[in-house]
Context: one part of a larger RNA
Molecule: small-subunit ribosomal RNA, 5' domain
Organism: uncultured bacterium
RNA sequence: GGACGAACGCUGGCGGCGUGCUUAACACAUGCAAGUCGAGCGAAGCGCUUCAGAUAGCUUGCUAUUUGAAAUGACUGAGCGGCGAGCGGGUGAGUAACACGUGGGUGAUCUACCUGGAAGCCUGGGAUAACAGUUGGAAACGGCUGCUAAUACCGGAUGAAGUCUGUUAAUCGGAUAACAGACCAAAGAUUUAUCGCUUUCAGAUGAGCCCGCGUUCCAUUAGCUAGUUGGUAGGGUAAAGGCCUACCAAGGCGACGAUGGGUAGCCGGUCUGAGAGGAUGGUCGGCCACACUGGGACUGAGACACGGCCCAGACUCCUACGGGAGGCAGCAGUGGGGAAUUUUGCGCAAUGGGGGCAACCCUGACGCAGCGACGCCGCGUGAGUGAUGAAGGCCUUCGGGUUGUAAAGCUCUGUUGAGGGGGAAGAUAGUGACGGUACCCCUUAAGAAAGCCCCGGCUAACUACGUGCCAGCAGCCGCGGUAAGACGUAGGGGGCGAGCGUUGUCC
Repeated sequence: GGACGAACGCUGGCGGCGUGCUUAACACAUGCAAGUCGAGCGAAGCGCUUCAGAUAGCUUGCUAUUUGAAAUGACUGAGCGGCGAGCGGGUGAGUAACACGUGGGUGAUCUACCUGGAAGCCUGGGAUAACAGUUGGAAACGGCUGCUAAUACCGGAUGAAGUCUGUUAAUCGGAUAACAGACCAAAGAUUUAUCGCUUUCAGAUGAGCCCGCGUUCCAUUAGCUAGUUGGUAGGGUAAAGGCCUACCAAGGCGACGAUGGGUAGCCGGUCUGAGAGGAUGGUCGGCCACACUGGGACUGAGACACGGCCCAGACUCCUACGGGAGGCAGCAGUGGGGAAUUUUGCGCAAUGGGGGCAACCCUGACGCAGCGACGCCGCGUGAGUGAUGAAGGCCUUCGGGUUGUAAAGCUCUGUUGAGGGGGAAGAUAGUGACGGUACCCCUUAAGAAAGCCCCGGCUAACUACGUGCCAGCAGCCGCGGUAAGACGUAGGGGGCGAGCGUUGUCC
């Protein structure tokens, strides 16, 4: 000098774009953050229509009430069922590791939804929630009996390009081909347009696993290792593998730093630097890990699952003391810690996501608004003219000098501000939170908008008074003990400017 997610002191007009718990991965009140589908299903409720019956008023064929049946609905909320909830959002605790980066391998693998191709969708069955009854419990939540449906569940049939076994051929060893045998599937809905279902081949996307190289400090850490290293056989997995088990062998790693300890998420990038390098990893993007702490599996195409389950623990809450409930490192917000970090806002209008044929619903993702000079950028606080160089201040050798064209005065302008009027784009039919916002026009009046640090040398800028090694200053050298350009104040000056200085950290 540059930089910052900064903080502190003094000061503070506006706008745009960014950005904002670096500390306690501390504890959390409250609200919201994941639902959706009636075009899968049965029952219930509500509304409406028709028919039949009863009662009342009675105008004798109308009205009102009510019961039953049928039909109907962009209706309602539970239940069964499907898809989603493994995405999106947060955090950086752990991790020195194939975690990450980069380059490869998978002849060792999986992939819901989506796209393309091929084939199929035949025939049966038994339940169960809801519901009703009864019953236990303070509650959370159950138990028993009875009834019912499905795209829920289970048989049978049909099957090959699928799976398994065998043979032959090719290949570099094993899914490359042919043949034979065995085995295995399905579901309907509807507005008749379609949307689905099953099997299979390929694609796309996503993921798993393996390998080469790279990746911090300490040797005042020198030896480490028994599933340890390898083999055989088996199990397990989507899949190779001590991943696991049995048996056998005695190996494997290490000064090219094993093992142990400390520290740390990694990268694209960011800061600095002429570069090499050094430092760093906040916002944004990619990957990883975690979700009160520890462990475990279930479901599923996918999790060992932030707003799922089970167990244990700590903590908080409810309790009728028998037993239960909870997890903000989602968005706001609260307490606490701290030098320090925001609103319990608006909207699904846009973009994107989930469900649905769709209409649409949900979405604290996201889009916006609010707060903070926290940062960057832009604009303003007026412009021109104005000398008897006014007054006042300060200095003075008392002549004057300086503040200083500075002010006043005169002539203008209208950025911003204030008042009034108009008024978008963002939206392909419709639909705008932002927002009557941005922007434009008119009126108004110089009015409402300047500070901070420094002036001994480094380093740009000097005098006076006060003080008297005191009070104080200070980044280094050093100032102050009676004329202090270094302390304090004033005048003047220098620098930067809605900021200026200080502190901290990095280069």